[in-house]
Context: one part of a larger RNA
Molecule: large-subunit ribosomal RNA, domain I
Organism: uncultured fungus
RNA sequence: GUUUCGCAAGAAACCGACACAUGGUCUCAAAUCAGGCAGGAAGACCCGCUGAACUUAAGCAUAUCAAUAAGCGGAGGAAAAGAAACUAACAAGGAUUCCCCUAGUAACGGCGAGUGAAGCGGGAUGAGCUCAAAUUUGAAAUCUCCUAGGUUCCCUAGGCGAAUUGUAGUUUAGAGAAGCGUUUUCGGGUGGAAGUCUGGGACAAGUUCCUUGGAACAGGACAUCACAGAGGGUGAAAAUCCCGUCUUUGCCCAGACCAGUAGCCUAUGCGAUACGUUUUCCAAGAGUCGGUUUGUUUGGGAAUGCAGACCUAAAUGGGAGGUAAAUACCUUCUAAAGCUAAAUAUUGGCGAGAGACCGAUAGCGAACAAGUACCGUGAGGGAAAGAUGAAAAGAACUUUGAAAAGAGAGUUAAACAGUACGUGAAAUUGUCAAAAGGGAAACGUUUGGAAUCAGUAUUGUCUGGUCAAGUUCAGCCGUCUCUCGGGG
Numbered sequence: 001g002u003u004u005c006g007c008a009a010g011a012a013a014c015c016g017a018c019a020c021a022u023g024g025u026c027u028c029a030a031a032u033c034a035g036g037c038a039g040g041a042a043g044a045c046c047c048g049c050u051g052a053a054c055u056u057a058a059g060c061a062u063a064u065c066a067a068u069a070a071g072c073g074g075a076g077g078a079a080a081a082g083a084a085a086c087u088a089a090c091a092a093g094g095a096u097u098c099c100c101c102u103a104g105u106a107a108c109g110g111c112g113a114g115u116g117a118a119g120c121g122g123g124a125u126g127a128g129c130u131c132a133a134a135u136u137u138g139a140a141a142u143c144u145c146c147u148a149g150g151u152u153c154c155c156u157a158g159g160c161g162a163a164u165u166g167u168a169g170u171u172u173a174g175a176g177a178a179g180c181g182u183u184u185u186c187g188g189g190u191g192g193a194a195g196u197c198u199g200g201g202a203c204a205a206g207u208u209c210c211u212u213g214g215a216a217c218a219g220g221a222c223a224u225c226a227c228a229g230a231g232g233g234u235g236a237a238a239a240u241c242c243c244g245u246c247u248u249u250g251c252c253c254a255g256a257c258c259a260g261u262a263g264c265c266u267a268u269g270c271g272a273u274a275c276g277u278u279u280u281c282c283a284a285g286a287g288u289c290g291g292u293u294u295g296u297u298u299g300g301g302a303a304u305g306c307a308g309a310c311c312u313a314a315a316u317g318g319g320a321g322g323u324a325a326a327u328a329c330c331u332u333c334u335a336a337a338g339c340u341a342a343a344u345a346u347u348g349g350c351g352a353g354a355g356a357c358c359g360a361u362a363g364c365g366a367a368c369a370a371g372u373a374c375c376g377u378g379a380g381g382g383a384a385a386g387a388u389g390a391a392a393a394g395a396a397c398u399u400u401g402a403a404a405a406g407a408g409a410g411u412u413a414a415a416c417a418g419u420a421c422g423u424g425a426a427a428u429u430g431u432c433a434a435a436a437g438g439g440a441a442a443c444g445u446u447u448g449g450a451a452u453c454a455g456u457a458u459u460g461u462c463u464g465g466u467c468a469a470g471u472u473c474a475g476c477c478g479u480c481u482c483u484c485g486g487g488g
Base pairs, nucleotide, nucleotide: 001014002013003012004011005010045076046074047073048072049071056063060110086093087092097124098123099122100121107115108114128339129338130337131285141167142162143161145159146158147157148156149155150154176281177280178278179277180276181275183274185272186271187266188265189264190263195257196256197255198254199253200252201251206222207238208221209220210219211218223240224239225229231243232242233241290311291310292309293308294307295306296305317334318333319332320331321330374381375380394421397408398407399406400405
């Protein structure tokens, strides 16, 4: 905009244009990325490969060095090895690894130089197992992933998928399966116990008096603890100031492991497991074992191990039994598939403890901004360098100077400790003082002089101690005299 319906409001259908927004599916790109992968570094110890020479043999070639170094690859906290295709020859033992012994032996070796095991025995440690190969065949019973939930190293439910060209269960030679028999043991919930390790915490006794000093941690006096008088710090030598040390392989707290373990409560499948028995059945690893040959290796010698090439098995089979081969017998294991703790190793890393070690030209190259500065194109080489003070109190302020520096002042116990700093040797330099100055200086012997130092003797003075003598003085005692007072 048209048409239809409707009184109208409006409703439905169809066609076309423009603008904006969103977008299934398809194609492409980018960003972000479940799940998965780990190549590099480090490398002491370990495993695998590759692989010398110097050296020794008084020369040197086999030999030795050495199945080492350098090189390559791969790991782990250990690695590797490991439950006999063993050792033996005995009255047999019984995975591996490590130690002692066997033993410098057997053996190898220009049988020279040299090299060089193993069984037994004694110890350390200890632990055993799993596949492939059998029809669950009345039932793929198995597993990854996703989603959801939960009591979350896992469990439950659902859904894609893997898988019959085989995922589970059962079985591994010591056996085993199947049949029969009667006995043994199981599940669920709660529970963070004890123990071990790690971290944290608590646990003795003087800062009493005097002196020196900047400071007492020193000297003197008096005390205290001690299963603690190891050690370190604090302004100098600290058991008792602080941290520690001893008791202590102890006590308290927290976490991890043991471990969903011990303990406690509850439960009984017609299933699993262990055992016994049977005139039932019974699979066991291939281009491998082995042989020939070449190289290498070993103590391994008519070939110990490994590798290449060629040949290439068997199932009352096969391997081993240290001299090749044939025949006969005996013993012992069961290869060609796999897992496995501990005892062992450790110049790296992480974390501890100690020392008949060194003490700044030593000890790591490196006590410090050291693999640094610096050198070399590079690979690489590669130093020197520690200390003020108890405390920075690291020198305010004034003055001269552009400043640096000085002169004062100040701090300090000390600045003759001034960030060129503790102490500050020697060669060497300056200055001051003294001496000498013909035969260079220096040196030896001797003599004289000067200066300085030490000691002895003498004299003087001062001071302390002891003894003797005697004068004087003070004090005291006794006697006498005088005076005064009191009493008879």